A computed fold for a 258-nucleotide part of an RNA from Candidatus Cenarchaeum symbiosum, annotated as large-subunit ribosomal RNA, domain VI. Taxonomically the source falls in Candidatus Cenarchaeum (Archaea, Thermoproteati, Nitrososphaerota, Candidatus Cenarchaeales). Rfam family: Archaeal large subunit ribosomal RNA. Its Rfam clan is "LSU clan". Model confidence (mean pLDDT): 82 of 100. RNAcentral holds the full RNA, with entries from SILVA.
Context: one part of a larger RNA
RNA sequence: CGCGAAUAUCUGAGGGGAAGUCGCUCUUAGUACGAGAGGAACAGAGAGGCGUGGCCACUGGUCUACCGGUUGUCCGACAGGGCAGGCCGGGCAGCUAAGCCAUCUAGGCUAAGUGCUGAAAGCAUCUAAGCACGAAUCCUAUCCCGAGACAAGAUAUUCCUUCUUCGGAUGAAGGUUCGCAGAAGAAGACUGCGUUGAUAGGAAGGUGGUGUAUCCCACAAGCUUCGGCGAGUGGUGAGCCAGCCUUUACUAAUCGAC
Numbered sequence: 001c002g003c004g005a006a007u008a009u010c011u012g013a014g015g016g017g018a019a020g021u022c023g024c025u026c027u028u029a030g031u032a033c034g035a036g037a038g039g040a041a042c043a044g045a046g047a048g049g050c051g052u053g054g055c056c057a058c059u060g061g062u063c064u065a066c067c068g069g070u071u072g073u074c075c076g077a078c079a080g081g082g083c084a085g086g087c088c089g090g091g092c093a094g095c096u097a098a099g100c101c102a103u104c105u106a107g108g109c110u111a112a113g114u115g116c117u118g119a120a121a122g123c124a125u126c127u128a129a130g131c132a133c134g135a136a137u138c139c140u141a142u143c144c145c146g147a148g149a150c151a152a153g154a155u156a157u158u159c160c161u162u163c164u165u166c167g168g169a170u171g172a173a174g175g176u177u178c179g180c181a182g183a184a185g186a187a188g189a190c191u192g193c194g195u196u197g198a199u200a201g202g203a204a205g206g207u208g209g210u211g212u213a214u215c216c217c218a219c220a221a222g223c224u225u226c227g228g229c230g231a232g233u234g235g236u237g238a239g240c241c242a243g244c245c246u247u248u249a250c251u252a253a254u255c256g257a258c
Base pairs, nucleotide, nucleotide: 004159005158006157007156008155009154010153014145015144016143020050021049022048024046025045026044033038051103052102053101054100055099059097060096061095062094066090067089068088069087070086071084072083073082074081075080092243105141106140107139108138113133114132115131116130162169163168175258176257177256178194179193180192181191182190199252200251201250202248203247204246205245206244207242208241209240210239216235217234218233219232222229223228
C1' cells in the first nucleotide's frame, strides 16, 4: 500500500525437498535348467550400512549454574574469601551424539528399445494414418513454504463507522510506542503479560545437585611449661545451592505519548 479493524480457521496460484539409496539374510529352492557336477530368477519377508530430517525419556558428553576436596600466595591469626576455569571428584536444566524416532508406496505421460495392424511398393515392413508396452528419468499422489497470487482470495465471531463550503477538519474501533519478560531471538521480527495482574524478580514450600558446614560440647592417638594443646570421631543426608515445579502482589510492569 492492497480489504475500517481484531481473533481463529482455511483455499492453494506458485515455489521447494536425497522425495532416500546400497548391498546382505531367509523364503522362493536344492526348484527351473543340467547326463551329472552343479545351480538361478520374478514375487515376498527381515535385520542392517550410508545419507537426510527431527528429538533428549534412556546411555553418555559438556555443564567458567552449583557443591565438595586440595596446592601456592595474599587479606596479621581463626572464620570467610580473592587470584591462577590452579588441579581434582561429582553435577540438574539447557545444548548435544556415540543415544532415540522417522525415512512407505502407488498411478500416469514418455526415452532408448519391444511389438500389433498396415499401405506407399498385390510381397515384406514397429510407421506413413492408427494402436499397445517400456526406466533409478519427468509429472501426480505424499512432505514443507505459500494471498506482495496487484485477479492482493474465502469462512466464522466480534468491535467501530463524525462533520463538510468537497479544499479539508476531527479522529473511532484498532495499532504502535512505553514497561515486565520469553523453551522467541544477530538487529528487526515473533509470543506472553501490564494492577480487572502470577509477566519477571523476591519470599515460602516441593523436587533435585553436592555429600555431612562454622561455632560450641563430648570423646580422642599422643604432646605438655601440667595451665592446656591436639589430626580426627559424634552431635550432622548436615550445610550450601538451583536457569526446574507450585504458591504468594512483597518489588517492578505507574502514568502516559503517537